RNA sequence: AGAGUUUGAUCCUGGCUCAGGACGAACGCUGGCGGCGUGCCUAACACAUGCAAGUCGAACGGAGUAAAACGCUGAAUUGAUGUAAGCUUGCUUAUGGAUUUUCUUGUUUUACUUAGUGGCGGACGGGUGAGUAACGCGUGAGUAACCUGCCUUACAGAGGGGGACGACAGUUGGAAACGACUGCUAAUACCGCAUAAUAUAGCGAGAGGGCAUCCUCUUGUUAUCAAAGGAGCAAUCCGCUGUAAGAUGGACUCGCGUCCAAUUAGAUAGUUGGUGGGGUAACGGCCCACCAAGUCGACGAUUGGUAGCCGGACUGAGAGGUUGAACGGCCACAUUGGGACUGAGACACGGCCCAGACUCUUACGGGAGGCAGCAGUGGGGGAUAUUGCACAAUGGGGGAAACCCUGAUGCAGCAACGCCGCGUGAGGGAAGAAGGUUUUCGGAUUGUAAACCUCUGUUUUUAGUGAAGAAACAAAUGACGGUAGCUAAAGAGGAAGCCACGGCUAACUACGUGCCAGCAGCCGCGGUAAUACGUAGGGGGCAAGCGUUAUCCGGAUUUACUGGGUGUAAAGGGAGCGUAGACGGUUAAGUAAGUCUGAAGUGAAAGCCCGGGGCUCAACCCCGGGACUGCUUUGGAAACUAUUUAACUGGAGUGCAGGAGAGGUAAGUGGAAUUCCUAGUGUAGCGGUGAAAUGCGUAGAUAUUAGGAGGAACACCAGUGGCGAAGGCGGCUUACUGGACUGUAACUGACGUUGAGGCUCGAAAGCGUGGGGAGCAAACAGGAUUAGAUACCCUGGUAGUCCACGCCGUAAACGAUGAUUACUAGGUGUCGGGGGGUUAUGACCCUUUCGGUGCCGCAGCAAACGCAAUAAGUUAAUCCCCCUGGGGAGUACGUUUGCCAAGAAUGAAACUUCAAAGGAAUUGACGGGGACCCGCACAAGCGGUGGAGCAUGUGGUUUAAUUCGAAGCAACGCGAAGAACCUUACCAAAUCUUGACAUCCCAAUGACCGACUAUAUAAUGUAGUUUCUCUUCGGAGCAUUGGUGACAGGUGGUGCAUGGUUGUCGUCAGCUCGUGUCGUGAGAUGUUGGGUUAAGUCCCGCAACGAGCGCAACCCUUGUCUUUAGUAGCCAGCGGCUAGGCCGGGCACUCUAGAGAGACUGCCAGGGAUAACCUGGAGGAAGGUGGGGAUGACGUCAAAUCAUCAUGCCCCUUAUGAUUUGGGCUACACACGUGCUACAAUGGCGUAAACAAAGGGAAGCGACCCCGCGAGGGUGAGCAAAUCUCAAAAAUAACGUCUCAGUUCGGAUUGUAGUCUGCAACUCGACUACAUGAAGCUGGAAUCGCUAGUAAUCGCGAAUCAGAAUGUCGCGGUGAAUACGUUCCCGGGUCUUGUACACACCGCCCGUCA
Repeated sequence: AGAGUUUGAUCCUGGCUCAGGACGAACGCUGGCGGCGUGCCUAACACAUGCAAGUCGAACGGAGUAAAACGCUGAAUUGAUGUAAGCUUGCUUAUGGAUUUUCUUGUUUUACUUAGUGGCGGACGGGUGAGUAACGCGUGAGUAACCUGCCUUACAGAGGGGGACGACAGUUGGAAACGACUGCUAAUACCGCAUAAUAUAGCGAGAGGGCAUCCUCUUGUUAUCAAAGGAGCAAUCCGCUGUAAGAUGGACUCGCGUCCAAUUAGAUAGUUGGUGGGGUAACGGCCCACCAAGUCGACGAUUGGUAGCCGGACUGAGAGGUUGAACGGCCACAUUGGGACUGAGACACGGCCCAGACUCUUACGGGAGGCAGCAGUGGGGGAUAUUGCACAAUGGGGGAAACCCUGAUGCAGCAACGCCGCGUGAGGGAAGAAGGUUUUCGGAUUGUAAACCUCUGUUUUUAGUGAAGAAACAAAUGACGGUAGCUAAAGAGGAAGCCACGGCUAACUACGUGCCAGCAGCCGCGGUAAUACGUAGGGGGCAAGCGUUAUCCGGAUUUACUGGGUGUAAAGGGAGCGUAGACGGUUAAGUAAGUCUGAAGUGAAAGCCCGGGGCUCAACCCCGGGACUGCUUUGGAAACUAUUUAACUGGAGUGCAGGAGAGGUAAGUGGAAUUCCUAGUGUAGCGGUGAAAUGCGUAGAUAUUAGGAGGAACACCAGUGGCGAAGGCGGCUUACUGGACUGUAACUGACGUUGAGGCUCGAAAGCGUGGGGAGCAAACAGGAUUAGAUACCCUGGUAGUCCACGCCGUAAACGAUGAUUACUAGGUGUCGGGGGGUUAUGACCCUUUCGGUGCCGCAGCAAACGCAAUAAGUUAAUCCCCCUGGGGAGUACGUUUGCCAAGAAUGAAACUUCAAAGGAAUUGACGGGGACCCGCACAAGCGGUGGAGCAUGUGGUUUAAUUCGAAGCAACGCGAAGAACCUUACCAAAUCUUGACAUCCCAAUGACCGACUAUAUAAUGUAGUUUCUCUUCGGAGCAUUGGUGACAGGUGGUGCAUGGUUGUCGUCAGCUCGUGUCGUGAGAUGUUGGGUUAAGUCCCGCAACGAGCGCAACCCUUGUCUUUAGUAGCCAGCGGCUAGGCCGGGCACUCUAGAGAGACUGCCAGGGAUAACCUGGAGGAAGGUGGGGAUGACGUCAAAUCAUCAUGCCCCUUAUGAUUUGGGCUACACACGUGCUACAAUGGCGUAAACAAAGGGAAGCGACCCCGCGAGGGUGAGCAAAUCUCAAAAAUAACGUCUCAGUUCGGAUUGUAGUCUGCAACUCGACUACAUGAAGCUGGAAUCGCUAGUAAUCGCGAAUCAGAAUGUCGCGGUGAAUACGUUCCCGGGUCUUGUACACACCGCCCGUCA
């Protein structure tokens, strides 16, 4: 930075699409690690559970626990000294209670805990974006109209009293939540009193200042208002009260900015303002009473829709566009709506009250609740995480502190969701392994890739070690975490996918599929050889990701400020006047709003850019600077814009003097014509058309004469002439009236231009009311035309057309070109004026200058066409309307308008299987467009076809098969120059499987072939006999048989995969190239033009000059002559004979076949341009290419042929190959083509007679002779042929006969008997004889051939071939008619024109129906 896509190609306009970047993403496939970030965009849907706001006992009275001390009640326990009894005489029992221990109770003290009173904090932090279009937010100001707990500074102070309420106790209600009553009591809780000012309020005085109300300072006087204590041995500390200031945080006001819709144009009654009150921290209609009637709005009010705003983020070269997740600032909200209380601060997310919905609970009376805090659940959704750890750090609340609380926060978990980094190994290694893919089978590629060798150890795993983050105050204190990092060991071991490969766009092959399956962002791909579908191999891109989807910006200058347009592509309003607005002439001076410049403030931080630094780098983080293009304040400048003042005359206007004009309105008036009426003349038609008919007319039309009536329009003049803003305006006269132009330069002094809304005018048609109505004429009727004809044509005919007054408001209202102004070569007309010259003051003429109207044309512009002083030029200037792909659609809805309607104005969207639609120009093709020319194209002629019978081909039908191909001309007597078998490809039946045919290999044999014999079959067949060559003797060659597999074979498919060959336009005159020139380009020129020709043949001219393939000529044949040669040809003259060129002889002639000559518009005359050439003539065998043939340009028809041949691919392989027999290709209700024979007297038949050319001949032609009615047979001379033979030419001429008939025409069909060919004539040959004797008496519509030795007619020959032509190809004989001419039909050529066609008119395309 561009690219693809409209066309056969081109340029342009114009849309669609792509390549880039981004993302809170989702989905598909895949997935190794780490760091840093991010993570409900949807239901402001509902929420179980846990936690998220408490703290202070150093404010207070209690309560509780523990310890200590003291005292004491009671209980239990210990049990000394005694006493009594018993006796075992040192033991047992009873009594007594000193003493010990434990528990309980009371008081005091200490430590700890704490429900309540009280203080501070729950207004922060955290969440969300519902609402809000607003002073909500951003930015900058203001408050002389305000408040501010805790904090800081300063000053001053705290005296002395009082009464309660909780807790608690008792009684009591209720299921509970929660209360009620009575009684006791404390405080830093509450309340008086005292004191008090730089506080507050009132009344004064003075000074200073300002921004209107006013503000500040100093001062006098009067009145009013404070307080609380706690800890400590103490020092002291923490609190308390008042005031002033600071800081912080808030409140209010204002300038500017802040989305879409006018199919939302009017909104507003507390509304706007005032006075006086109330209320507030404070101003204020904030609220109230009264008064006034204002206020906002096209610079968009009001209404509706949408939306939290910003720093920023993404994108972009920028200007812009989009966006507002995360981080930060502000706002709003806390289930929905409303309300206040407390407080420094709230109208309060985890406070209160009321109402609504919902959920839970209940004893039915009532109560409880609010995750848009962190986790989590359900739901919604394409989609978004753990009911984790810790207060260690940072920060917050409380506290004197210890400390407590903190889902803020710090961390961890989950997720490739994003960004960044790393790895999946490195070096060597060619037998270029195997395998895969492909192949022209040779190879190529995968590919140094692997294997293999040598290394390394990032990452991974294991083990060891092990932080910083911790700051204070010496200590203690780490959730993360045994984490990061470091070290060691092991081992290449665990770690690559995804997308795409037709073009855009980097990257190609094979197979499968066969408009199927599928792909696709756009163009598009797929119908049998798909680089586009699917798979594989290969190569390409990116990479732990890769693709897809959604969205945004870009590309898109495709809304254009930067930076677009409007003649024809979308787009100039139908025209004018004019309001707001925008823009605006010359000179001077002032001001300083815009403008320029300096300074100051602000533009938070983060982000961005630059420079450094820290994590190994980076992402990330930290520091510094820049930038933040803005706003505000202020100093200065004064050119420009603006504004003010004073002037000017050039823009504009006025005056004066003129002439031109279908300019407008009204009134009057004129003649011609049409029609009608009356009267006369007059008679049978008129009228109308391509031709007719309807119509009118004997009741007298048309025609004609005279008179009259009525309406409408104004011939000639008349002109790309005039006037008007446009629409438009045309006999003449008069009245009224608008504008333009010329001259003059007296007056005004910028008064100008444009013009959204608005107003006015506005063809035709149409509408309303009333007139009028001759002609014309929608609708309608009739007649024609036509397949139909609701049309075109004709005859009629009503609205309407005309007038007056209203309405409508549109047109291809067009120059498809808005208005105004300035500038920029010329030439030539015309209309209206003026000046000058010439002249005679005229006319004419010449020249010049204004204004209008045309044509041509330069520069310039334009996509081109074209425009070009009347611009579409000067990327001129100013102002206005309008456009943004096609269709839907100028449609729907809404509104406005229309006295009524028809309608008009404004004006969408959904949808679309749309990817174009369009403009200009180019080349073709086409046209029932034009001009010119040619052709047996028509015309003029001759003869046919179409009717009959037969032959032959085709279609159709039939069939086991009727093999296949050819299909308008350009298939159809075509492939086929010849189907009884063969051919033969088809059918039935039978047989073979390396094969009927080719090559290679192995084995065997010595033959094979041929001949003969035998045998079997429907037939191919089988068996037997006979017989190799060379040799260095090793063998080799050849042939046959058998076998194995490679392969053979295919008239199987595709002529739309091909080569080659052919047809056709067309023997038409065309088709191209090089260089140059023109054009942005496709292309043009040359090749067009004037003549001429059969011809792009030639001449002349020309931005063309040359050249090539075609034309012509060169080639063959024929027509004349010469020459050479003279056998097998010939015989003039000479001779001979068997009378035959037979012989001698000759080569003169004919002829044969070689070489030459000849014809060139060369000569003459005329025409033409002194040309090319044409016409006529002479001479000549032939005259203007002499006749005929061969020869076929570039190309068209996907023309024909895979069945001549060749060939790619596909298909068959005991068969789609090969062989054999028989059948079929020969069928037959029918249709068509091409021919033959006829229908007869220009003839048939018979008799006898004459004249060719060109060919063929050995498996041949076959003479003479004999036989047969004949086809033919027998015999066989001659001849490889100018010698012999086929071979007779026929029509013709002569004579005879037939006499117009289905015949003496015609010969089909059939019968009988034969001939020939052949292995064989049944299906299915040809011919002969005799007999039979059909249709047919000249052919409808239509159609074919031919222009001279031609048509017509007559016979002859050849190829193919055993046989089998009416076909084909050749040959000669006889031998015409006609052509005025190019209007028409068909085909072709050249030029030109139109085109919406390009598969090219057999095109394209519209509507209806399915």

This is a predicted structure of a 1410-nucleotide RNA (small-subunit ribosomal RNA) from an uncultured bacterium.
Its mean pLDDT, the model's own confidence on a scale to 100, is 83.
Its Rfam family is "Bacterial small subunit ribosomal RNA".